[in-house]
RNA sequence: UAACUGAAGGGUUUGAUCCUGGCUCAGAUCGAACGCUGGCGGCGUGGCUAAAACAUGCAAGUCGCACGCGAACGCGACCGACGGAUCCUUCGGGUGAAGUCGGUUGCAAGUAGAGUGGCGAAAGGGCGAGGAAUACAUGGGUAACGUGCCCCAAGGACGCGGACAGCCCCGGGAAACCGGGGAUAAUACGCGAUGUGACCACAUUGACUACGGACUUGGUGGUAAAAGGGCGGGGAUCCUUCGGGACCUGCUGCCUCGGGAGCGGCCCAUGUCCUAUCAGCUUGUUGGUGAGGUAACAGCUCACCAAGGCGACGACGGGUACCGGGGCCGAGAGGUUGACCCGGCGCAUUGGGACUGAGACACUGCCCAGACUCCUACGGGAGGCUGCAGUAACGAAUCUUCCGCAAUGGGCGCAAGCCUGACGGAGCGACGCCGCGUGUGGGAUGAAGCCCCUCGGGGUGUAAACCACUGUCAGGGGUUACCAAGCGAUGGGGGCGAAUAGCCCCCGGAGUUGAGGAGCCCCAAAGGAAGCCACGGCUAACUUCGUGCCAGCAGCCGCGGUAAGACGAAGGUGGCAAGCGUUGUUCGGAAUCACUGGGCUUAAAGGGCACGUAGGCGGGCCAUCAAGCGUUUUGUGAAAGCCCUCGGCUCAACCGAGGAAUUGCUUGGCGAACUGGUGGCCUUGAGGCAGGCAGGGGCGAGUGGAACUCUUGGUGGAGCGGUGGAAUGCGUAGAUAUCAAGAGGAACGCCGGCGGCGAAGGCGACUCGCUGGGCCUGACCGAGGCUCCAAAUCCGAUUCGUCGGAUUUGGAGACCUCUCCUGACGCUCAGGUGCGAAAGCCAGGGGAGCGAACGGGAUUAGAUACCCCGGUAGUCCUGGCUGUAAACGAUGUCGACUAGGCUGGAGUGUCUCUGACGGCUUUCCGGCCGAAACAAAAGCGUUAAGUCGACCGCCUGGGGAGUACGGUCGCAAGGCUAAAACUCAAAGGAAUUGACGGGGGCUCACACAAGCGGUGGAGCAUGUUGCUCAAUUCGAUGCAACGCGAAGAACCUUAUCCUGGGCUUGACAUAUACGGAUGCCCCCCUGGAAACAGGGCUCGGCUGCCCUUCGGGGUGAAACGUAUACAGGUGCUGCAUGGCUGUCGUCAGCUCGUGUCGUGAGAUGUUGGGUUAAGUCCCGUAACGAGCGAAACCCCUAUCGCUAGUUGCCAGCGCGUAAUGGCGGGGACUCUAGCGAGACUGCCGGUGUGAAACCGGAGGAAGGUGGGGAUGACGUCAAGUCCUCAUGGCCUUUAUGCCCAGGGCUGCAAACGUGCUACAAUGACCGGUACAAACCGACGCGAGGCCGCGAGGCGGAGCAAAUCGGAAAAAGCCGGCCCCAGUUCGGAUUGCAGUCUGCAACUCGACUGCAUGAAGCUGGAAUCGCUAGUAAUCGCGUAUCAGCAACGACGCGGUGAAUGUGUUCCUGAGCCUUGUACACACCGCCCGUCAAGUCAUGGAAGCCGGGAGUACCCGAAGUCGCCCCGCUCCAGGGGUGCCGAAGGUAAGCUCGGUAACUGGGACUAAGUCGUAACAAGGUAGCCGUAGGGGAACCUGCGGCUGGAUCACCUCCUUU
Repeated sequence: UAACUGAAGGGUUUGAUCCUGGCUCAGAUCGAACGCUGGCGGCGUGGCUAAAACAUGCAAGUCGCACGCGAACGCGACCGACGGAUCCUUCGGGUGAAGUCGGUUGCAAGUAGAGUGGCGAAAGGGCGAGGAAUACAUGGGUAACGUGCCCCAAGGACGCGGACAGCCCCGGGAAACCGGGGAUAAUACGCGAUGUGACCACAUUGACUACGGACUUGGUGGUAAAAGGGCGGGGAUCCUUCGGGACCUGCUGCCUCGGGAGCGGCCCAUGUCCUAUCAGCUUGUUGGUGAGGUAACAGCUCACCAAGGCGACGACGGGUACCGGGGCCGAGAGGUUGACCCGGCGCAUUGGGACUGAGACACUGCCCAGACUCCUACGGGAGGCUGCAGUAACGAAUCUUCCGCAAUGGGCGCAAGCCUGACGGAGCGACGCCGCGUGUGGGAUGAAGCCCCUCGGGGUGUAAACCACUGUCAGGGGUUACCAAGCGAUGGGGGCGAAUAGCCCCCGGAGUUGAGGAGCCCCAAAGGAAGCCACGGCUAACUUCGUGCCAGCAGCCGCGGUAAGACGAAGGUGGCAAGCGUUGUUCGGAAUCACUGGGCUUAAAGGGCACGUAGGCGGGCCAUCAAGCGUUUUGUGAAAGCCCUCGGCUCAACCGAGGAAUUGCUUGGCGAACUGGUGGCCUUGAGGCAGGCAGGGGCGAGUGGAACUCUUGGUGGAGCGGUGGAAUGCGUAGAUAUCAAGAGGAACGCCGGCGGCGAAGGCGACUCGCUGGGCCUGACCGAGGCUCCAAAUCCGAUUCGUCGGAUUUGGAGACCUCUCCUGACGCUCAGGUGCGAAAGCCAGGGGAGCGAACGGGAUUAGAUACCCCGGUAGUCCUGGCUGUAAACGAUGUCGACUAGGCUGGAGUGUCUCUGACGGCUUUCCGGCCGAAACAAAAGCGUUAAGUCGACCGCCUGGGGAGUACGGUCGCAAGGCUAAAACUCAAAGGAAUUGACGGGGGCUCACACAAGCGGUGGAGCAUGUUGCUCAAUUCGAUGCAACGCGAAGAACCUUAUCCUGGGCUUGACAUAUACGGAUGCCCCCCUGGAAACAGGGCUCGGCUGCCCUUCGGGGUGAAACGUAUACAGGUGCUGCAUGGCUGUCGUCAGCUCGUGUCGUGAGAUGUUGGGUUAAGUCCCGUAACGAGCGAAACCCCUAUCGCUAGUUGCCAGCGCGUAAUGGCGGGGACUCUAGCGAGACUGCCGGUGUGAAACCGGAGGAAGGUGGGGAUGACGUCAAGUCCUCAUGGCCUUUAUGCCCAGGGCUGCAAACGUGCUACAAUGACCGGUACAAACCGACGCGAGGCCGCGAGGCGGAGCAAAUCGGAAAAAGCCGGCCCCAGUUCGGAUUGCAGUCUGCAACUCGACUGCAUGAAGCUGGAAUCGCUAGUAAUCGCGUAUCAGCAACGACGCGGUGAAUGUGUUCCUGAGCCUUGUACACACCGCCCGUCAAGUCAUGGAAGCCGGGAGUACCCGAAGUCGCCCCGCUCCAGGGGUGCCGAAGGUAAGCUCGGUAACUGGGACUAAGUCGUAACAAGGUAGCCGUAGGGGAACCUGCGGCUGGAUCACCUCCUUU
């Protein structure tokens, strides 16, 4: 220094966000259990289940100081019998011991024992079945009561009697036990006496009172006692049976009465769980009178009388439960709980009953009934562990048949003492809490083992080993404080007493009491002592291997389908530790039932609306009361516990002491602000009254016109009608159309308006009648009064400054009166009552139009729909039901307060002379926008969803389900009320970014349109699918695969694609070891298709370095062989990857920093107005800037200039030729290839915002990006590629590797893509003739020449190429011919003959010649390309390559158009906006039937069981009553009446189980049918209702917006 110290969140709905909301986790807890593990001790604790059953032992006895009886074993003595040892012997015998048996007697012993009697046994101990109130808790009452033992006080105890046990005798019974006869004691029992006091009756006194009474004074009468016993002591007197007694004394016990203490009985108030799907209950019921009964009040019981009593503040019923102190959790409020300890209650095998007693309806007493167990001689008996141990059973689960009365306590006793499974201890169980230990210090750049590894290393890890040290606990030995207080021989003192006796009290005290525990000392030795769980996030702790949506994990989210930190193992790590985890329980977190402390527009939630009862709440002032309230006080709130302080065990747990607290109830006093009660007053709430105003408010009756249909008649003459288009339908029997007349029913155009009215539903022609509600105004003015001011006049006073008073006039005022009434009468509202769209129902009418159902026609895959033609109920009226809607403002009613602006409707006042109009003001109603505030946001915002108050209703995750069951209402349909099992980890709201839409706007693109040419038809080529095959290798598959990988498949290529043959360290790389110096090339032989296998030759060539005596030696590079590591793989995974590529798309986009806005995702910037090819630029702008893209920079090309001039060029000068730049020369030109120039909207005009830009023009080779190319943002498609390459992992290793031969990749009913050639005359063919660009060439291009019809051959000049060659360009142009024909078109196919390449053209090459001469005459649906040097058309070249399937691909140039200046549509794209239930994003999501499986559940003929009652039958024990016997009485016996347990019968009620069948529901990777919803979801959706339909659903009627889009209207904001 006290008893004040305390509050955390996370995961999970989404692409992301905020919110709502559930689920779940982290904490603490336990009488626990289970798994793994386990050293010691202390203190606690331990059948929660079957209140199911119990073997065995023990758990309540004690007193001889109440009484009468009363053994035995044994010991001793004596007697007798038997016996015969010993001794003596006269051997005749005597003696007679031990021993045995019997008897008597003493001791044992007045003991054991049973009995009579007393006290106790009603306590202690156990359990929680029942019980929701006869209970418990708290506070009261008892004037309505009891009380043994204990304490205090007063008085008393006299006399007498007869029994019954035990015992003895007899008898019955198996037993238990019982019966009869006889004797007997008492503190047992009975009678009489006495009566302080007690009780009763009668009269009586006093104070008090709640008026009921209770207490009290004194009197009379009546009733009722006892044990003077037991024990100790004394000795004077008396008696005596000689023991003793009377007597005295002490202790104790007895009787009566009073008081006390403690303990009980009864009564009252308050509190005490769930259920209203229990709403009415009750006949002893409620009360009274009388009686009975009890310790006592009382319907406690009975008779009679009355008809009450309880209940929404929850009666009655059902379910569940012992209650409290307390325990656990919690910041608290509170939630949950009632083991252990304490208090109370209840129970004792089940049910009933009484007896005894102070006390019981009695755990280890009695009687009866039942079930069960045991004994039995079958006649009858016995029993009750929910006491302590223990057993079996049940169960996930809970202990020793222990020790002791040493301590504490209890019973009895004077006491010693006895009894005590209460208790004290020990034992068992880590069941809990607490404490201790399993060692401490040193010890390596760090052993081994194990694990990982990028192979370098890292981890385990100072950990171990090793060195030094310590000694707790356990173990062994020894020793002793303490738990012991008592009891008590005896001594002393005191009291009673006549007493030195005895008894009692106090002090000292020999001796004596420990079941079990505990302390201390010594010894030895690191020796005996560590596990469990976790490691994806939450949550602290990570790697490897195995497994491969398997096995498994999981608290939630979720992991696992070949690289799993999530499974299993290992290493490592984290956490806790003799424990650790799991499961279960409770509280917390959960503000997730919200009192503290929540909500309801859209998330769950406002009742459809009103009236109104109970209830709740209620304006101003005064007074009073004191119920609430505050303060103080009295008593209580047991102890233990919690908390504080101190103390005791070495600490702690644990324990002790004192305090605090116990927030409650209670008593008295005080206070009076507030609430409340009472009384009085008030007017502002509310209402009334008067005068006005508007209105589709309601009801009834009547009237009207337009339209429609029908009927009749007229005109008229072929169609009408209907749709996307049609058809059904109507019409020559005259429709439609049109005119006239008539009939009928329903609805009321324009006005008409986010305009009016109504509580809501709802209300719309006009008139009349009846009727409800609402709104406005009740003021100003004026008059009078009062007050004040000013001026004037008069009077008085005066210090001459002035002051006071009065009158008049004028003015001012927020005051009063004229100028209304009531006076809080209010608000809300559970139940209740009424109203309540549409549909629907009943009855009767009515029925024009419309129109569920239904019929028909279409549409469609189908169409039970959408569309069309018809059409019944219905829609209308009257009466009655129904009672629901998106009955919505998804917003309960009432009141108050809190900025404004605009506007519509209905009034009022006022301004202008008046009026119209207008301005201003004010009230109510209807709207819009907005400040603050609020809100998750959207939004709301004086019409609140703001700030508050009052009251009501409602919500508590989604589904199941507004369903089932029950109740209630309804004619029915159905309404109202309203669950559970089961299941899910969400369901949801608002907003954001995307994506999408059979949404919108703007804008692009060969997207369409305009145009040109194609494809789709034919033949062929080529690729693909499919089929086939031994194999037809593999990949690519919408656009973005398909003349693609392949820019060259006869072998090779080539791929284990197929068949067959071979090799195994390998065809190739690296390393090591060994070998022998070899080996390789070359040559040859055998087998073989080859590869290869086997062998020969070593003649020749090659064979490194060092040393060398040149013989060789050493070494080992290369090579070879053997061996080991390894090589190899076009094997798998492109969904493990890198790289590369395609595509959207050369589309104009994609982002960032800072700032700002928003809680946030995010927005802004990037939107808007223009403009552009473009997010190009300009303007605007909470944005300002920037980046990647676009553009530009680069290349080619178009013009010019400069430079350069060979191989190119040739104007001029020359030479030469038949001719040619052939030559000398030249640089002018062309050209080549390098550098420059040029183009920038620069200039002009116009338009435009004095902008950007656009249009037109000039100049210019080129004009608005001049043309082309390269260049491809952030990203998307798990796009493509493991077969280019690289690469993780996996697989393979005499094969999936390698080599070889042959085949296949070329197969052919069919289909598709891409091309070529055509179908012809703008052509084919023949002849002649002209003009390119680019490119290629040495394993090559190959000229001229010669041969061949030709392909080609021979040959070889020249050329590494601006020089030579390929090389002719072709279309074109000129000329000729063909004459529209399957042709002089077309060339497929086929035959023959050839050429070339190549080892080799069979499968399977190209080309040539001759012959053949197919399909095809412009191509259906559909579809492709292209906007200018483009399309079309023409040829040329190149790569690959021996050759070639090339008609392909990539390039080159020649000739060279048409059309469009538009954006309706198709496709794609960009931006803005909108809707969304989509977000693997519309190839999305998603609904219902049907089918399958599993699960729970409703209904159900029935079947089975439980519970509580009712009625009747039967009626045990027993109390009470009556009768009889008995007897003096009391007992006792018999009978009987009422009540009465169990049992039986009957009809129901209620709860549950089960059930053929049946209903829906939930869940379940890949079932069926459709497509309902989400976008305008392709018919907007949804709500209620009705009908219909395989299903989602469809249709009718009314309603809602929680509907998109366009136009219009209204309103608002801004200018």
Molecule: small-subunit ribosomal RNA
Organism: Phycisphaerae bacterium